[in-house]
Context: one part of a larger RNA
Parts: sequence; C1' cells; structure tokens
RNA sequence: GAACGAACGUUGGCGGCGUGCCUAAUACAUGCAAGUCGUGCGAGAAACCGGGGGCAACUCCGGGAGUACAGCGGCGGAAGGGUGAGUAAUACAUGGACAACGUACCCUCCAGUGGGGGAUAACCCACCGAAAGGUGGGCUAAUACCGCAUGACGGCGGGGGGCGGCAUCGCGUCCCGCUCAAAGCCGCAAGGCGCUGGAGGAGCGGUCCAUGGCCUAUCAGCUAGUUGGCGGGGUAACGGCCCACCAAGGCGAUGACGGGUAGCCGGACUGAGAGGUUGAACGGCCACACGGGAACUGAGACACGGUCCCGACACCUACGGGUGGCAGCAGUAGGGAAUCUUGCGCAAUGGGCGAAAGCCUGACGCAGCGACGCCGCGUGGGGGAUGAAGGCCUUCGGGUUGUAAACCCCUUUCAGGAGGGAGGAACUCUGACUUAACCUCCGGAAGAAGCGCCGGCUAACUCCGUGCCAGCAGCUGCGGUAAUACGGAGAGCGCAAACGUUGUUC
Repeated sequence: GAACGAACGUUGGCGGCGUGCCUAAUACAUGCAAGUCGUGCGAGAAACCGGGGGCAACUCCGGGAGUACAGCGGCGGAAGGGUGAGUAAUACAUGGACAACGUACCCUCCAGUGGGGGAUAACCCACCGAAAGGUGGGCUAAUACCGCAUGACGGCGGGGGGCGGCAUCGCGUCCCGCUCAAAGCCGCAAGGCGCUGGAGGAGCGGUCCAUGGCCUAUCAGCUAGUUGGCGGGGUAACGGCCCACCAAGGCGAUGACGGGUAGCCGGACUGAGAGGUUGAACGGCCACACGGGAACUGAGACACGGUCCCGACACCUACGGGUGGCAGCAGUAGGGAAUCUUGCGCAAUGGGCGAAAGCCUGACGCAGCGACGCCGCGUGGGGGAUGAAGGCCUUCGGGUUGUAAACCCCUUUCAGGAGGGAGGAACUCUGACUUAACCUCCGGAAGAAGCGCCGGCUAACUCCGUGCCAGCAGCUGCGGUAAUACGGAGAGCGCAAACGUUGUUC
C1' cells in the first nucleotide's frame, strides 16, 4: 500500500447492487417449509336451507353434496433447502478404465394387453387403554395381491459354425430344452391417457486405476482378514467385501504406523511475477441431520421434516405408559467483540402431482433491518472588499480566518408534496414487488459534514495551561518553567458520508 463475512470509537443525507452467527454440529416456545391424483378404487357426512307429517320432542324427502374428513392404490417424499461436526482418504481435482455395472420419469423402435381367483382397509359390531394407540368378529372394491394361458430379438442350460479382442473373454448367427408378463380409466365414437415384455438413446449414478495438493521423526518400525491363492457366499457389479481351507506374505527414510490440524475444488486476496495466504457469498463434489447402531421400502436411501433399537436431554401422564429432534424459513434463550423480519407473493423462474382446471412449493421472486462492502449523487451555483463584526496572533504598524460571511442574481439534483405511469406477462386471463422505474407540476437555499492528524519518518505552527506531574507513543522517543511531541484554543494538512483504531492475510 492492498484486502476483509469484520468488530470498536466518533459522526451520519439519499439511492443502486451485493452482503450479514466466522463463537455453542449448544438447547429450542410458536407458525410455516411435501404433497398431489376422484380420468385407479370402495365408501361417504354435518351445520344450514326448502318441503311434508306431528300439539311438541322429533321424523321423512329434496338441496347442501357425491362436497368435506378419512381409507385402499399410484407417483413424489433419495430432489429442492441447511450445515462443515467428522474425514489426510471409502473424500476432492485432473486424466483414464468397466471384456465387472444400474437406471423410475423422458425419447425412438418392436411385440403384447387372453381368461380366472382369493383377500383386505375404509365401514359396522364388541372390547382394552388416561392418552398415544390397539385387539377380535363381520361386509366390500381396485391400475392392490395371486395362480393359469400366450410369449421372444429377454433369462438359464446344451450344441454347431463365424468374427473380433485385452488374461479372465466380447459380439453376432443357427438349432434344442426349460422359464418369466400385463390393468385398466375417460370418451357416443374417433381417439386419448395408461399397463406388460424387449432393443436402443439421452441424462443421471456405481465401481476401479494413475497423478496432485497440510504439519510433525521429541511418532521408526507397522500389519492376522493381515498379503496372496483355491472354492464358495453376497452385490447392479469387480474385489478379503464376507466365509472355509492353503501358503507366508504385504507396507516402510521416495517417511509406513502414530500424533496434530483440516471438508476438497472452480475460485478469492495479494504480488511485476514466481510465490504466499485463503476456500465467506456463487457453482461442482463429498459428508452429516440430537449422540451411536441397524435394516425395511424403493429405480434410487441405509433416508434432515420415514421405521426400529440403545443413550443423553426435554415434555405429557390417571405412574401402567407415551411424545419430541430448526445444521429448512422466520424467531427465542445461551455463548460472543459480533451477524437481520416470528414480513408479502406464488405474478415470474424452477420443482412435485394431475388428462386438465388446478393444488402444493420459507426453492424462488420481492420487501424489511444493518454505512457491513463497492459504486453513484447531494449538502448549492455566479457575483460580492471599505477586506464588516467576532476569534486568534502581534514587533501594536498590522497579519490571519477571508470571497469566507452579510448582501445581490440564479438554480432545484436528492429528500418532501400532488398528478400521471410503462415494462417485468411469455399466454385470453394473471403483478407480490407497487406509496416502485420513468414523466409532469409545486414550494423554498431551503432538510443534509464529519473524522483523523500537524517533532522526524509524514502533508500541516503558533499562543495559553501543565512542570519527569498530568499525560502521549507505530518506531525513534516527548514531558524535570518559554513543550510545533501532553491538554485547550486559533490557524493548517489529509480524507469525506465517512474517518480513525484494533485484528488477520499478502
């Protein structure tokens, strides 16, 4: 000098764009953050209104309404959003490999969609429980579930010959045997949406290899599933991943093993560069979801707002037993030098579901708060000397503040008030923002300047006070009676809605 997710002090007019718990991965009140589909299925209210009956209580019918709530079923809840605890390598980056793999939704192509069956929620009845919830009996539907049929270019096994390669092998073809499918709905219809099997694609993922990127030798030896083999199990898939048996290997000063620290990268800061430092925000990957463990479902999870178990904590309880998980968005307590609103909207972009209408979406779009940062603008412009007054200094002549003010002329950005007002809407409709951008008008210089410094480094000097005191201080050093170094004043210098200080990096 530059930089910052900064903090602190003094000061503070406006706007745009960004940005804002770096500490306790501490604990969390409350609300919201993942639903949707009635064109898969069965069932199906009430309040209330109208009408009939009845003295009335009430009851029946129609509407409310095939609505609401709930259930079965499908898809989604593995994305999006948060955090950085762990992790020094099961991570990340770059480059390769899979003759060792998977893939719901989407696209293309081929073929099919025949005929049956038995259940079960909801509902009703009974019962247990304070509750959470549960048990038994009975009824019922499906795109839920299960046989059968058909079935190949699919899977498995056997055989013939062909092509290719990279050890295991891969591709394609012919023959034989065995084996595995399906679901309907809407529509008058045409047709549409689906369903099943197969082949290919796109995108996404899984696995393997090489190379690279911290400190420590006051850590020097480490290792028993350890290293390899054979056979098996398991997986979508290779593999000691797991298991039985066999062998005795494997790693290490090119730093194994141990300890400490740490998410990694694109990037960011700095620097002429080399390099050093760093990994907030944005983007990619990884890991985690109260601590730990486990699997289930599923195309996909070992699953933030799913399940089970153990633990700590908190809450409810009728003491038997239950419930919960903000490192989602706000917000609270606590910690801290320190970090925001319990806002508006689905109008846009995007996502889930749906044939659609649409519903959901604290993703997102906006608004709010904070000079936290960057950038822009303003706090007026011109004229104005007899150089007013006041202040300060003075050699008492004067000098300086200083064209500064007053005064005259002018302007009105921004803020304020009034009126109008696109665009963001793609798409007939549809705008949270919006008291917006922008335009016109109104009034009046009006509402808007501070902070640090002034011995040298380093730009800017005098007076008074103080008297090694009080104090200053980045270094050197100032202060003990004339202090440009302390405190005040006037003058000056530097920046300016900021200016200084502290911390950290280069």
Predicted 3D model of a 506-nucleotide part of an RNA (small-subunit ribosomal RNA, 5' domain) from a Pseudomonadota bacterium. The RNAcentral record of the full RNA draws on ENA. The coordinates come from a structure-prediction model, not an experiment, and the mean pLDDT is 87. The organism belongs to Pseudomonadota, within Bacteria.